[in-house]
A computed fold for a 494-nucleotide part of an RNA from an uncultured Victivallales bacterium, annotated as small-subunit ribosomal RNA, 5' domain.
The coordinates come from a structure-prediction model, not an experiment, and the mean pLDDT is 88.
Context: one part of a larger RNA
RNA sequence: GAACGAACGCUGGCGGCAUGGAUUAGGCAUGCAAGUCGAACGCCGGUAGCAAUACCGGAGUGGCGCAAGGGUGAGGAACGCGUGAGUGAUCUGCCCUCAAGUUGGGAAUAGCUCCUGGAAACGGGAAUUAAUACCGAAUGUGAUUAUAUUUCUGCAUGGAGAUAUAAUUAAAGGCGAAAGUCGCUUGAGGAGGAGCUCGCGUCCCAUUAGCUAGUUGGUGAGGUAACGGCCCACCAAGGCCAUGAUGGGUAGCUGGUCUGAGAGGACGACCAGCCACACUGGGACUGAGAACUGCCCAGACUCCUACGGGAGGCUGCAGUCGAGAAUUUUGGGCAAUGGGCGAAAGCCUGACCCAGCAAUGCCGCGUGCGGGAUGAAGGUCUUCGGAUUGUAAACCGCUGUCGAGGGGGACGAAAUUUGACGGUACCCCUAGAGGAAGCCACGGCUAACUACGUGCCAGCAGCCGCGGUAAUACGUAGGUGGCGAGCGUUGUUC
Numbered sequence: 001g002a003a004c005g006a007a008c009g010c011u012g013g014c015g016g017c018a019u020g021g022a023u024u025a026g027g028c029a030u031g032c033a034a035g036u037c038g039a040a041c042g043c044c045g046g047u048a049g050c051a052a053u054a055c056c057g058g059a060g061u062g063g064c065g066c067a068a069g070g071g072u073g074a075g076g077a078a079c080g081c082g083u084g085a086g087u088g089a090u091c092u093g094c095c096c097u098c099a100a101g102u103u104g105g106g107a108a109u110a111g112c113u114c115c116u117g118g119a120a121a122c123g124g125g126a127a128u129u130a131a132u133a134c135c136g137a138a139u140g141u142g143a144u145u146a147u148a149u150u151u152c153u154g155c156a157u158g159g160a161g162a163u164a165u166a167a168u169u170a171a172a173g174g175c176g177a178a179a180g181u182c183g184c185u186u187g188a189g190g191a192g193g194a195g196c197u198c199g200c201g202u203c204c205c206a207u208u209a210g211c212u213a214g215u216u217g218g219u220g221a222g223g224u225a226a227c228g229g230c231c232c233a234c235c236a237a238g239g240c241c242a243u244g245a246u247g248g249g250u251a252g253c254u255g256g257u258c259u260g261a262g263a264g265g266a267c268g269a270c271c272a273g274c275c276a277c278a279c280u281g282g283g284a285c286u287g288a289g290a291a292c293u294g295c296c297c298a299g300a301c302u303c304c305u306a307c308g309g310g311a312g313g314c315u316g317c318a319g320u321c322g323a324g325a326a327u328u329u330u331g332g333g334c335a336a337u338g339g340g341c342g343a344a345a346g347c348c349u350g351a352c353c354c355a356g357c358a359a360u361g362c363c364g365c366g367u368g369c370g371g372g373a374u375g376a377a378g379g380u381c382u383u384c385g386g387a388u389u390g391u392a393a394a395c396c397g398c399u400g401u402c403g404a405g406g407g408g409g410a411c412g413a414a415a416u417u418u419g420a421c422g423g424u425a426c427c428c429c430u431a432g433a434g435g436a437a438g439c440c441a442c443g444g445c446u447a448a449c450u451a452c453g454u455g456c457c458a459g460c461a462g463c464c465g466c467g468g469u470a471a472u473a474c475g476u477a478g479g480u481g482g483c484g485a486g487c488g489u490u491g492u493u494c
Stems, first nucleotide, its partner, number of pairs: 001494004006490005013365006019358002026321003030318003035064003040061002043058006071277003080202008090194003095190008103137001105135002113126005142169012173182003203249003210240003215237006222230001252274004256267004279299005301312004329355001331354003337351001338349004368398004378389004402435001404430005412421001438483005443464003449478005459466002
């Protein structure tokens, strides 16, 4: 000098765009943050109607979603991340393309009704009912498995096909007057996603030198979507290491950010990709996929209780307490973008879009402009002559940014509906210099000097150093210099 998610002191007019719990991954009151579908299904209630029925609502069965989106960085030095490969060792709901099919039956169950246990949370029994819920059967284009024959081919274990035989293996309907459409089943391919493996790179300590028994390898069996000591039985005795094993410390990684002429150094807030975590530890279930606002067990803590037993998890958005130098509203809206469900209308969405607060940062603007010398008064200094503040003020003439008042008033909406922001931005008119300047420094480094007070005191100080009676270094005043809605200080990095 530059920089910051900064803080502190003094000061503070406006706008735009950003940013805002870095510390206790400490504890949390309250509200909201994941639902949706009646065009899968039976039922209950309401409204209209004489009724058939239509519409609206409700709990439940069922489907899809809840594995996304959002938060945080505790752990982890690891194939975790980055980069480049491999998968001839793999999986993939919804979506796209193609091929084929969608036949015929059955038994239940929630709900509802009745009885009943419990303070509650939550249950138990009986009877009855539907389905795109569940279970047999048929068919088998196909797919899978086994056996046999066979073609092509590669990069080692191999890969891609063809034929025959045998075995196993599907389905669901809804809406519509119909046409049809939305589904369902089996398979092939794709897209996007995911798992696994490998080369290279990835902080400090040797005042850490040896580490290792599922350890290293083999055979067989199991397990997985899949390779593999992943697990198990047996066999062998291996495997790693000064090119730093093992141990300890520290740390989320990256694109990037800051600085620097660069090389480099430091950092990893916001935004984006990946990883990990969800009160602490462990576990499985469901599912194409796994668990922040799912389940079970144990623990700590908090709450309810009729003492028998139960409930909970803000590292989602706000908010609260605590600790801290320190970090915001218990706001508006689904109008846009995106997501879930739905045929759609639509519903949900603290994602998101906006507004509020904070000079926290960056950028822009303003606090007037021109004239004006008896160089007024006052202040300060003085050699008492004067000098300086200083064209500064007064005074005269003008302008109208921002702010204020009044009027108009969007784009963002594609598309006849639909705008939270917002009567905002922007435009026009009106009045009126009016409402808007401070902070730090002035011994040298370093730009800017005198007076008074003080008297090694009080104090200053980044370094050198000032202060003991003439202090340009302390305090105040006048003047001056620098920056300016900021200016200084502190901390940290280069």